Predicted 3D model of RNase P RNA and transfer RNA as a complex of 487 nucleotides. Rfam match: Bacterial RNase P class A. From the family's description: Ribonuclease P (RNase P) is a ubiquitous endoribonuclease, found in archaea, bacteria and eukarya as well as chloroplasts and mitochondria.
């Protein structure tokens, strides 16, 4: 200078005018009250706060909250290298194995060294799981031709052999050597690799060394399956109060009666209407995640049609909170101290419009530099990316115009 | 807000490692007929999108993109 790796951060800034939401205050209005008072989701003043790194997809971990505390069995789902981190994870971190990069570095659903077991492997191939001989090598036997002969060539027949060739994604180590008719881990030497021993390091997962083995036991477990740990279920439309309930029923009391039942007033239970199934203690139906038991809950459930209502409050904004410093750790984090309050909507707020910088594209022109392609200055115009909280936190994973900063790594040159 | 399901051809659906991915209807061209129809006969068109696992993915996994029902 030129390629590249990793981390972290920001994602518009300032000023004025108008607007919108929460809260605190005052003010004026409105109810209510004989009034002092009180209430107030009507106005408007003033003070303060008001979107994100992903608010987002809901993909996995809690908190919270509710249910008839969740037993057995079998089934199911999850998770998977070793050690720590946390409330908890399938997240983070360090390492320790594989693979990939010349390297910084990445990348791994990485447990059973697929010898517990059941499977898969299409098409090609001779032969695809403890396997096989298409061409090939090899000697032998018969026949046929050449050849004076030693042999040689062609066909054929029962063998031996896996070196070399072909096939496949894969074909039962690799190089060289002995040996052999030809050959082959048949043997031998090195090297890979597995297994077992022993030593040493390390909490460990592994490693590192020496020794012995029989010479190689192959893929898939995001196939079934085995082992180890974990799993109770719904979920703020969760759940509490309030207030409105139109209707139905059932009981008591009063009146009226043509004794069938009307009516009004109370209690209490349910909570539209119509239709059809089915059930009220011999019991539908529900809970217990699916099933069997066992255990509890129980008068209503189920199904079609057709109708009404879209109330308020709390939950819910102080939290595993969030910002400096310190201290402990290689770090994720954790202890400690001092500061701080930091949206809370319910058709749902956080936006409009001006000016003046940054970054980014565009330009006609002037002037600098320079032989020139070009570059700098100046001006003028553009004008921000993905996208927006809805009960909360802690993670992945997506989606995002561009800018910053900090470590590093190759390679070329100059000193 | 929450909680489910499902994407294979124009539509309706088989197919749940190893086809040429099929079936019916629909399209298109032929045959037949005077025309059309209905018969026959041939024929085009497809696994949502990516990464992954594997010799080999619609199919097995993950993540996303689209559709669709339920709730008080």
């Nucleotide at each position: 200078u030129g390629a590249g790796u990793c981390g972290g951060c920001c994602g518009g800034g300032c000023g004025g005018c108008c607007g919108c939401g929460g809260c605190g205050u005052c003010g004026c209005g409105c109810c209510u009250g004989c009034g002092a008072g009180g209430g107030u989701g009507g106005c408007g003043g003033c003070g303060u706060c008001g979107a994100g790194g992903a608010a987002a997809g809901u993909c996995c971990g809690g908190g919270c909250u509710c249910c008839g505390c969740a037993g057995g069995g079998c089934a199911g789902g999850g998770u998977g290298g070793u050690g720590g981190g946390u409330a908890a994870c399938a997240c983070c971190c360090a390492c320790c194995c594989g693979g990939g990069g010349u390297g910084a570095c990445c990348c791994g659903c990485g447990g059973g060294a697929a010898c517990a077991g059941u499977g898969c492997a299409a098409c090609a191939g001779a032969g695809a799981g403890c396997a096989g001989a298409c061409c090939g090598c090899c000697a032998c036997g018969g026949c046929g031709c050449c050849g004076c002969g030693a042999g040689g060539c062609g066909c054929u027949g029962g063998g031996g052999c896996a070196a070399g060739g072909g096939u496949g994604a894969a074909a039962c180590g690799g190089u060289g050597g002995u040996g052999c008719a030809a050959g082959a881990g048949a043997c031998c030497a090195c090297c890979a690799g597995c297994g077992c021993c022993g030593u040493c390091g390390g909490u460990g997962a592994c490693g590192g060394c020496g020794g012995c083995g029989g010479c190689u036991g192959g893929g898939c477990a995001a196939a079934c399956c085995c082992c180890a740990c974990c799993c109770g279920g719904a979920g703020c439309a969760a759940g509490g109060c309030c207030a409105a309930g139109a209707g139905g029923g059932u009981c008591c009391g009063g009146c009226g009666u043509c004794c069938g039942c009307g009516u009004c007033g109370g209690a209490c239970c349910u909570g539209c209407g119509u239709g059809a199934g089915c059930g009220c203690u011999c019991g539908a139906g529900g809970g217990u995640g699916g099933c069997c038991c066992g255990c509890c809950c129980g008068a209503g459930c189920u199904c079609a049609c057709g109708g009404g209502u879209a109330g308020g409050c709390c939950g819910c904004a102080c939290g595993a909170g969030g910002c400096u410093g310190u201290c402990g750790g290689c770090g994720a984090c954790g202890g400690c101290a001092g500061c701080c309050c930091c949206a809370g909507a319910u058709g749902g707020a956080u936006g409009g419009c001006c000016g003046c910088g940054c970054a980014u594209g565009g330009g006609a022109g002037u002037c600098c530099g320079g032989c020139g392609a070009c570059g700098g200055a100046c001006c003028c115009c553009u004008g921000g990316a993905c996208a927006g909280a809805a009960c909360c936190c802690g993670g992945c994973u997506u989606a995002c115009a561009g800018g910053c900063c900090g470590a590093c790594u190759c390679a070329u040159c100059c000193g | 807000g929450c909680c489910c399901c499902c994407g294979u051809a124009g539509c309706u659906c088989a197919g749940g490692g190893g086809a040429g991915a099929g079936a019916g209807c629909a399209g298109u061209g032929g045959c037949c007929u005077c025309c059309g129809g209905a018969g026959c006969c041939a024929u085009g068109c497809g696994c949502g999108c990516a990464g992954g696992u594997u010799c080999g993915a619609a199919u097995c996994c993950u993540g996303c993109c689209g559709g669709g029902g339920g709730c008080a």